Transfer RNA from an uncultured Bacillota bacterium, 72 nucleotides, folded computationally.
It was read from a public genome assembly.
Rfam family: tRNA. It is annotated as a transfer RNA.
């Protein structure tokens, strides 16, 4: 060069057109302890960028960017 793939909370993941974007762990605050670990409650906090379709887009299209892979 040319094709497939993935890109979601600090980190791993769900969510395949209908919304308030879910869950573990981490984080913080308080329960529980002499006091920490575990437990437990509560809070916190995301859709890579940019454009199109859509009454609605995490989802579907195009482009870019960055990983992964295959062809030459």
């Nucleotide at each position: 060069g040319c094709c497939c793939u993935c890109a979601u909370a600090g980190u791993u993941a769900a969510a395949u057109g209908g919304a308030u974007a879910u869950a573990a762990c981490a984080c913080a605050u308080c329960c529980c302890u002499c006091c920490g670990a575990a437990g437990g409650a509560u809070g916190c906090g995301u859709u890579g960028c940019u454009g199109g379709u859509u009454c609605g887009a995490u989802u579907c299209c195009g482009g870019c960017u960055g990983g992964g892979g295959g062809c030459g």